[in-house]
Molecule: transfer RNA
Organism: Haloferacaceae archaeon
RNA sequence: GCCCGGGUGGUGUAGUGGCCUAUCAUAUGUCCCUGUCACGGACAUGACACGGGUUCAAAUCCCGUCUCGGGCG
Numbered sequence: 001g002c003c004c005g006g007g008u009g010g011u012g013u014a015g016u017g018g019c020c021u022a023u024c025a026u027a028u029g030u031c032c033c034u035g036u037c038a039c040g041g042a043c044a045u046g047a048c049a050c051g052g053g054u055u056c057a058a059a060u061c062c063c064g065u066c067u068c069g070g071g072c073g
Base pairs, nucleotide, nucleotide: 001072002071003070004069005068006067007066010026011025012024018056027045028044029043030042031041032040049065050064051063052062053061
């Protein structure tokens, strides 16, 4: 230099055009449970890397940038 794949709550992830207010687990907080703690249960908090384009509508499709990983030379 060229090619391929990825970037989503604090962390790990699902989601390939609209249904859901973006899923689940974990974390944190409050409450319930218990004589207390642990376990368990309920609720809450919190995210689409950045810029532009297409579309009535974009986390999702297209282009560029940044960044991580892999391959070729």